Predicted 3D model of an 86-nucleotide RNA (c-di-GMP-I riboswitch aptamer) from a Natronospirales bacterium. Its mean pLDDT, the model's own confidence on a scale to 100, is 90. The source organism's lineage runs through Bacteria, Pseudomonadati, Pseudomonadota, Gammaproteobacteria and Natronospirales. Rfam family: c-di-GMP-I riboswitch aptamer. Its family is annotated with cyclic-di-GMP binding in the Gene Ontology.

RNA sequence: AAUCGCCCAGGGCAAACCCGUCGAAAGACGGGGACGCAAAGUCACCGGUCUAAGGAGUAGCACUCUAUGACAGCGGGAUCGCCGAC
Numbered sequence: 001a002a003u004c005g006c007c008c009a010g011g012g013c014a015a016a017c018c019c020g021u022c023g024a025a026a027g028a029c030g031g032g033g034a035c036g037c038a039a040a041g042u043c044a045c046c047g048g049u050c051u052a053a054g055g056a057g058u059a060g061c062a063c064u065c066u067a068u069g070a071c072a073g074c075g076g077g078a079u080c081g082c083c084g085a086c
Stems, first nucleotide, its partner, number of pairs: 003085003012037002017032006035073001041079003045076003048071003054066004
């Protein structure tokens, strides 16, 4: 340095659900809680998914479209990193 996660050590993160806060929502954050995770660290670059406040269509309601919002625990990619094996 590459590959790998069979073995070792210290451990780390935390789904659903519940409570609180923020948000139009998706969702996020904090506390509890563990389904899982070797990048379940970070980045919306590509694909995908969710939402639709505002905007557009519309005479209006309804409805439809739309990301500048969100998901890194959907896949790919980028980047940094612990321990060990080889």
It was read from a public genome assembly, where an Rfam model found it.